[in-house]
């Protein structure tokens, strides 16, 4: 200085807030119930990881075999997808976040 088959989908989790439900408080109501406030309310719904977990090939990619053989094919089959420190700031949603910008800036 350059390069990267670091994929995608689904289900969870750490984490996150407060639209809705529940809960708590105040007020109103004979009462049913309603209004307002509270996430400094355990929770249900909800959001949710590149650097957390799991699953998936009649999802995707890489390599080899195979078929025709220029190169291509897609079926079959086998193997494989490793590693991974990280702000500030901004954005979405009701709102926030390990969400998105972003395997970004930067560091090693």
């Nucleotide at each position: 200085u350059u390069c990267g088959u670091g994929g995608c989908g689904c289900c969870c989790u750490a984490g996150g807030g407060u639209u809705c439900c529940g809960c708590u408080g105040u007020c109103a109501u004979c009462g049913c119930u309603g209004a307002c406030a509270g996430g400094u309310c355990u929770g249900g719904u909800c959001c949710g990881a590149g650097a957390g977990g799991g699953c998936g090939g009649g999802c995707c990619g890489g390599c080899a075999c195979c078929u025709a053989c220029a190169u291509a094919g897609c079926c079959g089959c086998g193997c494989u997808g490793a590693c991974a420190c990280g702000g500030a700031g901004g954005g979405a949603u009701a709102a926030a976040a390990g969400c998105c910008c972003g395997g970004g800036a930067g560091a090693c």
Predicted 3D model of a 108-nucleotide RNA (Guanidine-I riboswitch aptamer) from a Solirubrobacterales bacterium. Taxonomically the source falls in Solirubrobacterales (Bacteria, Bacillati, Actinomycetota, Thermoleophilia). Rfam family: Guanidine-I riboswitch aptamer. Rfam's curators write: This family represents a conserved RNA structure found upstream of the ykkC and yxkD genes in Bacillus subtilis and related genes in other bacteria.